Record summary
Small-subunit ribosomal RNA from an uncultured bacterium, 1504 nucleotides, folded computationally. RNAcentral holds the sequence, with entries from ENA and SILVA. The prediction has a mean pLDDT of 85.
RNA sequence: AGAGUUUGAUCCUGGCUCAGAUUGAACGCUGGCGGCAGGCCUAACACAUGCAAGUCGAGCGGUAACAGAGAGUAGCUUGCUACUUUGCUGACGAGCGGCGGACGGGUGAGUAAUGCUUGGGAAUAUGCCUUAUGGUGGGGGACAACAGUUGGAAACGACUGCUAAUACCGCAUGAUGUCUACGGACCAAAGUGGGGGACCUUCGGGCCUCACGCCAUAAGAUUAGCCCAAGUGGGAUUAGCUAGUUGGUGAGGUAAUGGCUCACCAAGGCGACGAUCCCUAGCUGGUUUGAGAGGAUGAUCAGCCACACUGGGACUGAGACACGGCCCAGACUCCUACGGGAGGCAGCAGUGGGGAAUAUUGCACAAUGGGCGCAAGCCUGAUGCAGCCAUGCCGCGUGUGUGAAGAAGGCCUUCGGGUUGUAAAGCACUUUCAGUAAGGAGGAAAGGUUAAGUGUUAAUAGCGCUUAGCUGUGACGUUACUUACAGAAGAAGCACCGGCUAACUCCGUGCCAGCAGCCGCGGUAAUACGGAGGAGGCAAGCGUUGUUCGGAAUUACUGGGCUUAAAGCGUGCGUAGGCGGGAUGGCAGGUGUCGUGUGAAAGCCCUCGGCUCAACCGAGGAAUUGCUCGGCAAACCGCCAUUCUUGAGGCCAGCAGGGGGACCUGGAACUUUGGGUGGAGCGGUGAAAUGCGUAGAUAUCCAAGGGAACGCCGGUGGCGAAAGCGGGGUCCUGGGCUGGUUCUGACGCUGAGGCACGAAAGCGUGGGUAGCAAACAGGAUUAGAUACCCUGGUAGUCCACGCCGUAAACGAUGCGCACUAGGUAUCAGCGCCUCUGACGGGGUUGGUGCCGCAGCGAAAGCAUUAAGUGCGCCGCCUGGGGAGUACGGCCGCAAGGCUAAAACUCAAAGGAAUUGACGGGGGCUCACACAAGCGGUGGAGCAUGUGGUUUAAUUCGAUGCAACGCGAAGAACCUUACCUACACUUGACAUACAGAGAACUUACCAGAGAUGGUUUGGUGCCUUCGGGAACUCUGAUACAGGUGCUGCAUGGCUGUCGUCAGCUCGUGUUGUGAGAUGUUGGGUUAAGUCCCGCAACGAGCGCAACCCCUAUCCUUAGUUGCCAGCGAUUCGGUCGGGAACUCUAAGGAGACUGCCGGUGAUAAACCGGAGGAAGGUGGGGACGACGUCAAGUCAUCAUGGCCCUUACGUGUAGGGCUACACACGUGCUACAAUGGCGCAUACAGAGUGCUGCGAACCUGCGAGGGUAAGCGAAUCACUUAAAGUGCGUCGUAGUCCGGAUUGGAGUCUGCAACUCGACUCCAUGAAGUCGGAAUCGCUAGUAAUCGCAUAUCAGAAUGAUGCGGUGAAUACGUUCCCGGGCCUUGUACACACCGCCCGUCACACCAUGGGAGUGGGUUGCUCCAGAAGUGGAUAGUCUAACCUUCGGGAGGACGUUCACCACGGAGUGAUUCAUGACUGGGGUGAAGUCGUAACAAGGUAACC
Repeated sequence: AGAGUUUGAUCCUGGCUCAGAUUGAACGCUGGCGGCAGGCCUAACACAUGCAAGUCGAGCGGUAACAGAGAGUAGCUUGCUACUUUGCUGACGAGCGGCGGACGGGUGAGUAAUGCUUGGGAAUAUGCCUUAUGGUGGGGGACAACAGUUGGAAACGACUGCUAAUACCGCAUGAUGUCUACGGACCAAAGUGGGGGACCUUCGGGCCUCACGCCAUAAGAUUAGCCCAAGUGGGAUUAGCUAGUUGGUGAGGUAAUGGCUCACCAAGGCGACGAUCCCUAGCUGGUUUGAGAGGAUGAUCAGCCACACUGGGACUGAGACACGGCCCAGACUCCUACGGGAGGCAGCAGUGGGGAAUAUUGCACAAUGGGCGCAAGCCUGAUGCAGCCAUGCCGCGUGUGUGAAGAAGGCCUUCGGGUUGUAAAGCACUUUCAGUAAGGAGGAAAGGUUAAGUGUUAAUAGCGCUUAGCUGUGACGUUACUUACAGAAGAAGCACCGGCUAACUCCGUGCCAGCAGCCGCGGUAAUACGGAGGAGGCAAGCGUUGUUCGGAAUUACUGGGCUUAAAGCGUGCGUAGGCGGGAUGGCAGGUGUCGUGUGAAAGCCCUCGGCUCAACCGAGGAAUUGCUCGGCAAACCGCCAUUCUUGAGGCCAGCAGGGGGACCUGGAACUUUGGGUGGAGCGGUGAAAUGCGUAGAUAUCCAAGGGAACGCCGGUGGCGAAAGCGGGGUCCUGGGCUGGUUCUGACGCUGAGGCACGAAAGCGUGGGUAGCAAACAGGAUUAGAUACCCUGGUAGUCCACGCCGUAAACGAUGCGCACUAGGUAUCAGCGCCUCUGACGGGGUUGGUGCCGCAGCGAAAGCAUUAAGUGCGCCGCCUGGGGAGUACGGCCGCAAGGCUAAAACUCAAAGGAAUUGACGGGGGCUCACACAAGCGGUGGAGCAUGUGGUUUAAUUCGAUGCAACGCGAAGAACCUUACCUACACUUGACAUACAGAGAACUUACCAGAGAUGGUUUGGUGCCUUCGGGAACUCUGAUACAGGUGCUGCAUGGCUGUCGUCAGCUCGUGUUGUGAGAUGUUGGGUUAAGUCCCGCAACGAGCGCAACCCCUAUCCUUAGUUGCCAGCGAUUCGGUCGGGAACUCUAAGGAGACUGCCGGUGAUAAACCGGAGGAAGGUGGGGACGACGUCAAGUCAUCAUGGCCCUUACGUGUAGGGCUACACACGUGCUACAAUGGCGCAUACAGAGUGCUGCGAACCUGCGAGGGUAAGCGAAUCACUUAAAGUGCGUCGUAGUCCGGAUUGGAGUCUGCAACUCGACUCCAUGAAGUCGGAAUCGCUAGUAAUCGCAUAUCAGAAUGAUGCGGUGAAUACGUUCCCGGGCCUUGUACACACCGCCCGUCACACCAUGGGAGUGGGUUGCUCCAGAAGUGGAUAGUCUAACCUUCGGGAGGACGUUCACCACGGAGUGAUUCAUGACUGGGGUGAAGUCGUAACAAGGUAACC
C1' cells in the first nucleotide's frame, strides 16, 4: 500500500466482499511448564447457610461466664481437692454512656440534565486534625441495668420500686461570640487515669503535677452544599410549551442564595441557534481503531453521580433522608398456638434460575489501610495470598550433533524413476522444564524489655522523645532461588492448499453427496466435494462465529459530487440568516504573540532502573493540542465615527417588441338553413364495408345564420421570470435597451420558512358549441383485435368566475459578480470614415446562433450565453428493487398533491464509448438470386435410399441448406457387425517360458458344420557341428481379443459459408482505454484488382500468376500411327518407299490492354477498332485465407478414459440386412407423329483386357454354347456407336404409344439363384393422354438430347465416374424473393433476433399495509381516597429538673384536627407493542397458462 466482482472487451460511476488490528468473548479439535493480568456482558431474577462493624472497664452502675488471690467450711493422702464467699485483681455477658455504623465494599436500574467534564463564582456549614486565646465554679432531678409482680406461642412488652455516670437540667462567670431600637439583652463546660515531698482530711480524698478529655471564641486545613458559562445522544412522520408558570414587594424556611414555600401585584418566560414530547443511555480519565482528522466504546484500575426488594417518609447526627438503622404502604418468602410476628447478598463465598457463557460455601490479619482505644490490643470477605479456567499477554520446552544402503513402508509414475528424506534406524552427546532429595533468602517496619541521654516537674517518680543491647511478629510456604540424582527419558496440534492468498497430485463421487467470505465449484478424467500422500502457514495453541475501527475519499472539516451515471426546487418576489466596494481615525470582540493558574493519579510516549529475559513493576521527564486571567500588536474580520463614487438606484432624451388586460372590428375557410341548376352516385380505403343519396345527395350558384382559429409576412427573428405570447384598431399598463459634462451615496448579492404566478388534462356554477374529438356505437383487419384504419359521436376543447398545482414544467445545466485566444452570422441602438445617395469600411453597448484555442470532462462533449478559473448564497444526492409506496400529518369538493419510511430481497443496477451481430433502417454492389428463356420434379409404373411399421433379427452410422442412387466402386454363402441354434476358453491373431514334434499329408467313421475319433505316408533348411531359423501340438502365466460406450476427451480426414474477397501483422500516429488508423474516401475491377488522395509507411495469408488439359503455329522424333507426291498392288497404307500432312509426345512461340481513336482528373481503367488461331482472367481443371457450425466420422485408421473376459471374445450352420397399410427424397421409362416400328446406310472419343479381352467359323429365334486365331496390346479383342440420313408404314386411338404385372420355357455365373441374381424367348399388356399447391437445374459447345466406356465385380446398375455425337433459346434490367460483400445508422442483443423481454392468471414460500376488534406497557387531564411522617392549630388526658405569691405558670408528651402526600380507585384522552376472520399490493421461486407491450422505423417512433 491494495485486491476480487457488472462487460465480448474498455473507461467511469457505484455497491457488495476480502487481506489488518481488536476482544470481559463463546464454540469445535487439541493440550507440557511457568510468570503477570482477567473472570455473570443475560434475570437491578429469587435466595438456604456462614461470615462482611465494631470498639472503649483510662466515662458509669456493676459481676452472668472464665482465671487468679484472700477469707471461710468440709474431706483428708498437711498441701491438694470440692464447696461457700469477697469485684480485691486479670478481665468481662447484658445494660447506661461516648465514638464509629454517612468510610470501606457492591451494582448501573433510573437519569439527556437536580448528572458528568472543563473553567469560573458567592450567600455557607464543617466531627475527628493543626494553631492561638480564655475557661473547666457550684448545684439538682431522673432513667436503664437490677429486684418484684404480670401479659404473650413467639417477637416483644406492661406496672411498681432502687441506683451511677464524660447521660440529662438549671444557676454562676462570660467575651474579640449572637441580637440590638445602641440603652442593653442573651449564651458554656466533665471528668478520668498515672505519680507525689511538704501541709490538711470526714481516710473517700483535698492539694501539686503530668497525660487524656470537656467548654467558648478566632484562624487554618480537609470535606460537603449552592450558583454560572460552554461542551456532553437520536427523532420535526414531536411545533408550539408554560400557571408557581416569569418577575416584583413582603413574610416564612434553610447551614446558605433562590418561587424553595406562602400572600399580594404585574403578565410575563421558553422556542427552527430546535422549546415541549418520544426513544435510547450512568458521565469522565481512558480503551480500541486510524497516517491524522475522525469513528466506536466506557469491563478490569482511578474520579464523580445514582441506587440498595418496590414506592413514600422523616428521625438521629458534624455529615444520611442512611446497603448489613427506623416508620408506613405494596409484592414475595418464612415462622405461628391463627391472636400475631420475621426478612431483604446490586458485600465475600455459595445455591437455584436465565443463558452461547464467567471461578472456592479456601487461608490470614504477617504486610498496606480503616474503626475504637492512653496503650497492649480487638474488629476488618477492605486488603494480602492461595484454589479453578489456555480467557488474554509474555517467556521456556518437547532435544543436539553426526548419519546415504538415499533402508523398509506410504504416495505418485512417462515404469526410467521421483518424493516422504538426514527424516528414521544407527553412533556420539546434553539434561532446561517436569520428577526425587537436600539446602534456603527477601517481604519485618513495629511491639516489649533493659540501659544511657534529654524534655516536663519540686522530683532521681511517672509520662514523652532519641540512641544502644536483648527479645520478638510470616497467611503465602513443601515460597523464590541453589545444589545433587537418573534417563531422550514424560511433553504437538490445528486449520488451510481454484483466484483473491503462501501451498498439488492420486483415488472415490457424478448438478448426487456436498463446499462456499466474494467470484463461484460438482452433470464420468473435479488442484474447489470426501479420503490419501505431499506442500505451504501458525504453534500450546489453531480454526469458526460474534463485536468495533480500518481499508471506505462509501457522509468527503482534513477530503466527494449534481448536462447524460443518484442529484438544480417549474418560475419569480421577498423575511430571518449567510456574505458584502474605496479612504481616514478610533475600539480591541474575533485573530496573533508573551506570560499566570489549571488540565488528579494511573495509562500512552521518552530515559533510567528492578524481577536471568520479556510480559509486569518502580522513578524521573515529556505530553495532556483544552479552559482561565493578565500584558502587548492592530495587518485582516468585526464594531463606532467621518468621507468617496466605480456597485446599486433615480433623472432627462430617444428606440424596438406576437409583454399583459379591457372593449370594438375584418376577411378566407368550415358547417347549417332557405332558394335555384342538375340527375346517380357520393364518401372512404392497402382493399372494402358501415355511412349519405331519386323524400334529389355529392357538385355548383345566390342569400342568410353560427362558432372557433387567424394564411401570406414568418425568420436557429422578437418579447416575457417561467408557464407562454401571432388578423386589425382604441384605451389602460409592466419590463428592457441606447445616449447624457445630471442626482443619491453601498441603499448590494443570495435567500430556509413565507407569498405570488404556473402548459395540458381534470373539478364546480352559469353560458356557448362550427370544426376536432376521450368514452361509446357500427364497419373492417385478425387466430383473437375491447387496438392501429374507416363512418359516426358525447364529455371536453371556447367564454365568465372559482378550484387544482402537476409535466421529458428540458439547455435534463440554480442565481449573482469578476477574469480567461479568436472567427462568423443576425436582432435593437449610438458614434466615426468614404459618400449626392444606395452601398461599403471600421468602432462600441445589449440580445440571439454557429465554428473553434487553452482549459475542463469517464467519455460524449462544453468552450466569453462555460460543463474553464475563482468568490458568495440557496437547493439536492449517497447501490438496485421494495417505493416516490405504506403509515402519520398538512392542502384539496373530488381526482389527487406535498412531506416520506421499514421489513424483505439481489450482487449487481447504471453512464459514455468500442468491436461485432442483428433490423419488417439507409446507400453502393455481386451471384442462374430474381427477371427473360429452355428442360424438368411434384400426377403414373418401376428402380433406389430414408422415415414409419413389422420382426427372433429386419446390424450400425448419416437428419434443414451441408442426411435420404449417402458410408456401400456393387448384402444369394462370404461380406456381416444383427438373430436363432450348436461349439471353444491363453483362445481365430501377437510376444515371452517349458516340454514334445519337421512342416505337411492319405483314408475311414459320427455330426448341419465347426469339431471329434481312428489311420497312411513323411524326417526337411542353414551351420564355424556348439547350435540356429521357420512351423505344429501340449501345459502354465503374463496377456490376447472387442464393428462394446464416449466424435461433447482427441489426432487425422471431410463437409459448409465460399473460389465469397476477404483476414491479419510490424513500425509509426492517435485515443486514459477497449480500440482506431493502415483496410476509410473519389474512381475502377471478376477481385483489398489497380490508380489518385490521405498519418501513415511497409509486409504476410488469400485474389491473380506460376501447374495440368484444351484452342494456333514452329522445332525434334517417326512405330504399332500417317500417306501428299512416286512405284507396286491381292485394292486392304496392303507392300516398296516417304517424313510433307494427321497424329503421337517432348521442347518452344503466341496475348501483354502491346498498337490506334474516344471517354476519364493528364491516372487506373472503360468503350470502339486494327492485326491475330485466340482479345481483354480465351475455355476448363487442380488449388479453398483467418475463421464459423462442441457440423460429420471412436464402424477406414490411430488414440485417452470407462466397460466385457468359459464372454460384449472366437468358430460353425441356417436366417436376416431384400419384410410392407403408408409418407418423403433421388432417378429411369413413358404418356407419343420433332414419334413408334421395319429395311438400308454414315460418322466418334475415351477407356479396358491373361483366373483376362476373346476375332473368325459352326450352332441356337435369342440369351448363349462349341471350337479356336490374335493380343500383356497406338499392332489383337471388347467394338455393330446411337441420335442422324434414305425409303416404307402407322394417322391421334389408351393406339403398331407405353411397357408394368403375371404365366410358361430357357441361358449364364456360382458349392448353392427357395427366401434373394442378371439376361433371353413366347404369351399377357396395368397405370399413364404432359401432371394441384409448390419446387429444381441451366448463360455456350452450355441446356436439351443421343449413345459409348470404365471402376467395383464369380454373377448382379435406371446409380457413380468419365467420353464423345447432334446442338438451342434468352438476359430489358436490379423494383422484388433467397444468399454474400463494403460503408453508414439504431440497439436494452454478445449463447449475439432461433436474441432480449413485459404484464395478468395458476401454485408454493416469505416479510409487510388495512382490518370488526382483543390483550398488555407508558402517559396527560379530572375526580375520589389518604398510611407513615413533618408543619400548623388545639387544653381532651398526662407531666421529674426551672419560676412561683405554692394557687399555679413556663415548657413538654399523648390525643384530636387541618394542610401536604405514597399506594390504591373511577372516568376520559394520547401513545406504543402484540395478536385478529378477512383483505391489499410487494418479493422470491424449475422447463406452467395467455398474449407480445418495450429494445431495430420492434413492425402504430418511444417517453412524461